[in-house]
Context: one part of a larger RNA
RNA sequence: GCCUGCGAGUUAUCCUGCGUAGCGAGGUUAAGGCAUGGAAAUGCCGGAGCCGGAGAGAAAUCAAGUCUAAAAUGGGCGAUGAGUUUCGCAGGGUAGACCCGAAACUGAGUGAUCUACUUAUGGCCAGGUUGAAGCUUGGGUAAUGCCAAGUGAAAGACCGAACCCUAGUCUGUUAAAAAAGGCAGGGAUGAGCUGUGAGUCGGAGUGAAAGGCUAAUCAAACUCAGAAAUAGCUGGUUCUCCCCGAAAUGGUUUUAGGAUCAGCCUUGUAUGUUUUUCGAUGGAGGUAGAGCACUGGUUAGGCUAGGGCGGGUCAAACUGUACCAAACUUAGCCAAACUCCGAAUGCCAUCGUUUUAUAGUGCAGGAGUGAGACUAUGGGUGAUAAGAUUCAUGGUCAAAAGGGAAACAGCCCAGAGCGUCAGCUAAGGUCCCUAAACUGUGUUCAGUGGAAAAGGAUGUGUAGUGGCAAAAACAGCCAGGAGGUUGGCUUAGAAGUAGCCAUUCCUUAAAAGAGUGUGUAAUAACUCACUGGUCGAGUUGCUAUGCGCCGAUAAUGUAACGGGGCUAAACACAGUACCGAAGCUACGCCUGCUGCAUUUAUUUGUAGCGGGGUAGGGGAGUGUUGCGUAAGCUGUUGAAGGUGAGGCGUGAGCCUUGCUGGAGGUAUCGCGAGUAAGUAUGCAGGC
Numbered sequence: 001g002c003c004u005g006c007g008a009g010u011u012a013u014c015c016u017g018c019g020u021a022g023c024g025a026g027g028u029u030a031a032g033g034c035a036u037g038g039a040a041a042u043g044c045c046g047g048a049g050c051c052g053g054a055g056a057g058a059a060a061u062c063a064a065g066u067c068u069a070a071a072a073u074g075g076g077c078g079a080u081g082a083g084u085u086u087c088g089c090a091g092g093g094u095a096g097a098c099c100c101g102a103a104a105c106u107g108a109g110u111g112a113u114c115u116a117c118u119u120a121u122g123g124c125c126a127g128g129u130u131g132a133a134g135c136u137u138g139g140g141u142a143a144u145g146c147c148a149a150g151u152g153a154a155a156g157a158c159c160g161a162a163c164c165c166u167a168g169u170c171u172g173u174u175a176a177a178a179a180a181g182g183c184a185g186g187g188a189u190g191a192g193c194u195g196u197g198a199g200u201c202g203g204a205g206u207g208a209a210a211g212g213c214u215a216a217u218c219a220a221a222c223u224c225a226g227a228a229a230u231a232g233c234u235g236g237u238u239c240u241c242c243c244c245g246a247a248a249u250g251g252u253u254u255u256a257g258g259a260u261c262a263g264c265c266u267u268g269u270a271u272g273u274u275u276u277u278c279g280a281u282g283g284a285g286g287u288a289g290a291g292c293a294c295u296g297g298u299u300a301g302g303c304u305a306g307g308g309c310g311g312g313u314c315a316a317a318c319u320g321u322a323c324c325a326a327a328c329u330u331a332g333c334c335a336a337a338c339u340c341c342g343a344a345u346g347c348c349a350u351c352g353u354u355u356u357a358u359a360g361u362g363c364a365g366g367a368g369u370g371a372g373a374c375u376a377u378g379g380g381u382g383a384u385a386a387g388a389u390u391c392a393u394g395g396u397c398a399a400a401a402g403g404g405a406a407a408c409a410g411c412c413c414a415g416a417g418c419g420u421c422a423g424c425u426a427a428g429g430u431c432c433c434u435a436a437a438c439u440g441u442g443u444u445c446a447g448u449g450g451a452a453a454a455g456g457a458u459g460u461g462u463a464g465u466g467g468c469a470a471a472a473a474c475a476g477c478c479a480g481g482a483g484g485u486u487g488g489c490u491u492a493g494a495a496g497u498a499g500c501c502a503u504u505c506c507u508u509a510a511a512a513g514a515g516u517g518u519g520u521a522a523u524a525a526c527u528c529a530c531u532g533g534u535c536g537a538g539u540u541g542c543u544a545u546g547c548g549c550c551g552a553u554a555a556u557g558u559a560a561c562g563g564g565g566c567u568a569a570a571c572a573c574a575g576u577a578c579c580g581a582a583g584c585u586a587c588g589c590c591u592g593c594u595g596c597a598u599u600u601a602u603u604u605g606u607a608g609c610g611g612g613g614u615a616g617g618g619g620a621g622u623g624u625u626g627c628g629u630a631a632g633c634u635g636u637u638g639a640a641g642g643u644g645a646g647g648c649g650u651g652a653g654c655c656u657u658g659c660u661g662g663a664g665g666u667a668u669c670g671c672g673a674g675u676a677a678g679u680a681u682g683c684a685g686g687c
Stems, first nucleotide, its partner, number of pairs: 001687006011095009021085003026051003032045005055062002065077004098236002101233001105226006116200009125190001127159003130155001134151006163187003168183004202218001204214003239621006249262005263369002265366007273357001274359001278352006289341001290339002295335008304325001306324002308321004372397010402413003417589004422585003428579003431564003437576007449566001455550002459547010476534005482507003487501003513528001517526002590611008622676001624673005632666003641660008
């Protein structure tokens, strides 16, 4: 892991509600007893007790009233008749209370054959090295001290086996081993190692101290018990069909992943349009916008206090000011906490309307939810960041399948009772993949379409508005483009053309700048503006706008149309078709609610409206096992079980039958539960 079996809302009691049956201003017995009986039980007693029948007050007490108060016309709680007992179901309380699951806590015991320390008594330490004290002899001294040689054998001394240990590393890591093996390493006469016996233990021991060790267990051992500890936590919780169907919000919370009340769901009951939609009428309001009348902010000017700076003076007066600037004023702006103003929506009320909704509301039983997500719009926070966060209003998902968006909870279309080899549409599409397409007029050449900005550009279409032009424009070509003068200054030079200055002037002219560029060291040279000729018809700016271009760079491989591919099969406008969904229609069937008719019947018929669904509420059923029915029915002419086949039912399932099997099974209607398995890192067995 698979298969088979086992595996979770139970029981007792009290309370509440609904249903049920009995009695009813009453209802009811408990323990116990008597009768019958084999027993279970049944029948009859038993009125103790309980609930109801009267309440109010703290109480005395009073009483359909009472309390409050000095007293109520007041106020509070009451009175104007329905309960009670049985059984069933649902929920709640108390109990282990749906099941499994802690880490822990407490008590009583068992452990020092491991290990820590202690204690008693034993054992062990190859070999080698160094050579302390002391002693002896000699020297030496007045005598000690002292010196030398020898002897001697000390040492938590040295080297190094046994023995003890483990700082490093390799191997091992389903190991040879639940801690080892290899290499190298430390101690090795000592605070040494070791045998045997004994002692100390659970908040206790022991500890040269690591929270170490106390039997492969230690920040409190192990065993049993309290004990089914507790678990606001995680996981699991077993058949079917039908109806309705949420929430992820507010208040409070040692509260935030839990609860309680409310909100939203469901069931029953009462009410009977009170609900919803739309219209009219009447209201409250200060948002969007706008405005500057207030409160503040703000730009420029004017006017003008005050101040700065300059002049003036011994000091001042006085005075100047392209300085700062209150108030006033002109013009222009800004505001969530500004308003002289001020919508649209929304909200409230009344009337009408909508005859539709399983509408609304009261009471009663049962819940779940109280982690929400994205999207559109209006705001806050943030960076007018976030698949961010926090509010508000709507939508979808959650709890919603189907079609579209290539794929894609939250986007677009649309809400799936079942069936059909029928039809029409929505969004979105109609060259092929792939169901369905054509027509007309334009645009785009960029594969733009099929990602992006500031900014840039004789791309191209459309509309508009200027200049010039048959008195000849624009472009090209021919010719001119001069003189004062090399303007002045500057400069080595500066001559139209480095730079500076200048009302950049005058003359000749058809026209020609104190010069638009190239050029020179400076001149020169070329060119332009400007003019004439030639030619002969449009030309040249600007504005708005459509579609394009550049700007444009990423990591495996085209990879920014889903692909092929497309110059339309792209874009814009217009038109006509078609395709396209579980939408709508058609036909048949099932089912819920309401109305009407009908029925013994919730029976049948008919009309209308419904039938997506998680948590959850409600309804109706299937099956298993035991009991009664049942000394019945069925079975060796083959039960149950197993394994196939056919049929029936919306389904759980049921019926018939072949083979197997070899002895029991059980209709119907009831009753009672150890009553349904795929999930709990479930439990047991098998493989």